[in-house]
Predicted 3D model of an 82-nucleotide RNA (transfer RNA) from Candidatus Kaelpia imicola. Its mean pLDDT, the model's own confidence on a scale to 100, is 82. It matches the Rfam family "tRNA". It is annotated as a transfer RNA. The RNAcentral record of the sequence draws on ENA. Taxonomically the source falls in Candidatus Kaelpia (Bacteria, Pseudomonadati, Candidatus Omnitrophota).

RNA sequence: GGGCAGGUGGCGGAAUCGGCAGACGCGCAGGACUUAGAAUCCUGUCCCGAAAGGGGUGCGGGUUCAAGUCCCGCCUUGCCCA
Numbered sequence: 001g002g003g004c005a006g007g008u009g010g011c012g013g014a015a016u017c018g019g020c021a022g023a024c025g026c027g028c029a030g031g032a033c034u035u036a037g038a039a040u041c042c043u044g045u046c047c048c049g050a051a052a053g054g055g056g057u058g059c060g061g062g063u064u065c066a067a068g069u070c071c072c073g074c075c076u077u078g079c080c081c082a
Stems, first nucleotide, its partner, number of pairs: 001081007010026003019065001027045006046055003058074005
C1' cells in the first nucleotide's frame, strides 16, 4: 500500500428485510430476608430538562417519511496479502 471483519451505556453483548435503541447478562445503588453475612428475591441504573419533550450507536456528511442497519470520506482495532 491492497483486501476482509469489527467499533452500541461502567463491562460483555442483542436489535430478523431500514420501522419502540440500549433487550439479556454482569456490575453498581437502594430495599426484603438473616443475629450478621452469603445465596435468593424486588426496585432502580445513558445525557439534558420542573415537566412536556429533546439528544444519544467511533467522527463528519449523504439517501429516506424513517438509519445501529444503506452510501461516501476519515479515525481506530484485529486478521490476511504484498